[in-house]
């Protein structure tokens, strides 16, 4: 340069200005004033896993779900790292829905004779005879299919056939060596060969109680109910102006009591945390030190605009470097993406703008 593979990093700064929401102070006490915190790498799907709750008093069985190569990491996973086997690509490096098909059982579209205890359409071969049929043998040619009951050669036949034999190839036992192990290398046996599917029932191991923060936990106005007491013309109690008389209404008052709506407070953020140093380990991960720390709304803030400045792309009768492609710098333009907490962490997906490394093949100059 030109295709192309992995790994990594950032997610805009400042200033005015109009708003929002928590908190804390102030008094003039509220549509206030100061002051200060205010989203993300995915806050998103809500797919897995776990804290936390709350129901089971928690103990097995079964039914149902989930994981499926080994070996490690982790609270835990279905994540993640290392490997191993298989496949894919000259390559760097990617995929794997990766336990069992001699435990049963089911299924194999089209095509073809035939799709699984084998069978025979056409062909070969032998016998017969009405000479193009009929009996038998055959699996070695044809021909279909994703897949045809090992492959080449050879002996052997009527013609054939693991019928037999030589090599290979696969399958299974038993040995020997490596490795924790998946498994790998090598021997040396045995039947002459055993389709494929399990994201089809099914088997085998291992893991799963069940609902979720609108979980739960605390206060609780009215109405109701419940209990005790007073009252009901011998007048509780209420109104009348601070008391008492008086008036005027007048049948329910008063306290208690535990559940429990609205409404309130809580749960509500410092946790399996981040940052850096070392150690330990291929590594994912840990351990020790040191260090950093303010969102917490519930009609549910966290935003608009406007200047500069950064990025990034695109031009240019500009300046400057260089033979020249081209390149620094100026000046103009246009862009700055995908998105928004809702208990909370650890994953996975997908969305999205930009840069950086490292690697891999081809091409051209030198």
């Nucleotide at each position: 340069u030109c295709a192309g593979u992995c790994g990594c990093g950032a997610g805009g700064g400042c200033a005015g200005u109009c708003g929002c929401g928590g908190c804390a102070c102030g008094c003039u006490g509220g549509u206030c004033g100061u002051g200060u915190c205010g989203a993300g790498g995915a806050a998103a799907g809500u797919c897995c896993g776990g804290g936390c709750u709350u129901c089971g008093c928690a103990g097995a069985a079964c039914a149902g779900g989930g994981u499926g190569g080994u070996g490690g990491g982790u609270a835990a996973c279905g994540c993640c790292c290392a490997c191993c086997c298989g496949g894919g690509g000259u390559g760097a490096c990617c995929c794997g829905c990766g336990g069992g098909a001699c435990a049963g059982u089911g299924c194999c579209a089209c095509a073809g004779a035939a799709a699984a205890c084998a069978g025979a359409c056409c062909g070969c071969c032998g016998c017969g005879c009405u000479u193009g049929c009929g009996c038998g043998g055959u699996a070695a040619g044809g021909g279909u299919g994703a897949a045809a009951c090992g492959g080449u050669g050879g002996u052997g036949u009527a013609a054939g056939a693991g019928a037999c034999c030589a090599c290979c190839a696969g399958c299974g036992g038993c040995c020997u060596g490596g490795g924790u192990g998946a498994c790998c290398a090598g021997g040396u046996u045995g039947g002459c060969u055993c389709g494929g599917u399990a994201a089809a029932c099914c088997c085998c191991a291992c893991c799963c109680g069940a609902a979720g923060c609108a979980a739960g936990g605390c206060c609780a106005c009215g109405c109701a109910g419940c209990g005790u007491g007073c009252g009901c013309a011998u007048g509780a109690g209420g109104g009348u102006u601070g008391u008492u008389c008086g008036c005027c209404c007048g049948a329910g008052c008063a306290c208690g009591c535990g559940g429990g709506u609205a409404g309130g407070c809580u749960g509500c953020u410092a946790g399996a945390g981040g940052g850096c140093g070392u150690c330990g380990g291929c590594a994912a991960c840990g351990g020790c030190g040191u260090u950093c720390g303010u969102a917490g709304a519930g009609g549910g803030a966290u935003g608009g605009c406007u200047g500069c400045c950064g990025c990034g792309c695109c031009g240019c009768a500009g300046c400057g470097a260089g033979u020249a492609a081209u390149u620094g710098c100026g000046c103009g333009g246009c862009g700055u993406a995908c998105a928004g907490a809702a208990c909370c962490c650890g994953g996975c997906u997908u969305a999205u703008u930009c840069g950086c490394g490292a690697c891999u093949g081809g091409u051209c100059c030198g």
RNAcentral holds the sequence, with entries from ENA.
Bacterial RNase P class A from Micrococcales bacterium 31B, 366 nucleotides, folded computationally.
Its Rfam family is "Bacterial RNase P class A". By type it is a ribozyme.
Its mean pLDDT, the model's own confidence on a scale to 100, is 78.
Of the family's consensus pairs, 94% are formed in the model.
It is recorded under the gene name rnpB.